[in-house]
């Protein structure tokens, strides 16, 4: 770097260095930030993917755990964008349809993390 599988509305922050940006990318919205952003370091914590123990039993399920490897510690992956469905509203015009707007929602795209194999 691309691939496969799983998960992504839960949870968990203080200090030091630093000194203006940050929330992945593009656009828009919204938000965080000199009461100190990013980044780095220390300590602490959360979770339970890998892992450990026990039972089951044949590598499946359940329970418990947290030493180690990762990860994470504002807001749903902050929200929207593509596509389908449902509901409501909508100027002019004869009616319907269409259009437009809003809300809810399945899926997809993109992304993040873990494990595996290359």
């Nucleotide at each position: 770097u691309a691939g496969u599988u799983a998960u992504c509305a839960a949870g968990a922050a203080a200090g030091g260095u630093g000194g203006a940006g940050g929330g992945a990318u593009u656009a828009g919205a919204c938000c965080c930030u000199g009461u100190g952003a990013a980044a780095c370091c220390u300590u602490a914590g959360c979770a339970a993917c890998c892992c450990u123990u026990u039972g089951u039993c044949u590598u499946u399920c359940a329970a418990a755990g947290a030493a180690g490897g990762u990860g994470c510690u504002a807001a749903a992956u902050u929200c929207u964008a593509c596509c389908g469905a449902a509901a409501a509203a909508u100027a002019a015009a004869u009616u319907u349809a269409a259009u437009u707007u809003u809300u809810u929602u399945a899926g997809g795209c993109a992304g993040a993390u873990a494990a595996c194999a290359a």
This is a predicted structure of a 118-nucleotide RNA (SAM riboswitch aptamer (S box leader)) from uncultured Maribacter sp. The source organism's lineage runs through Bacteria, Pseudomonadati, Bacteroidota, Flavobacteriales and Maribacter.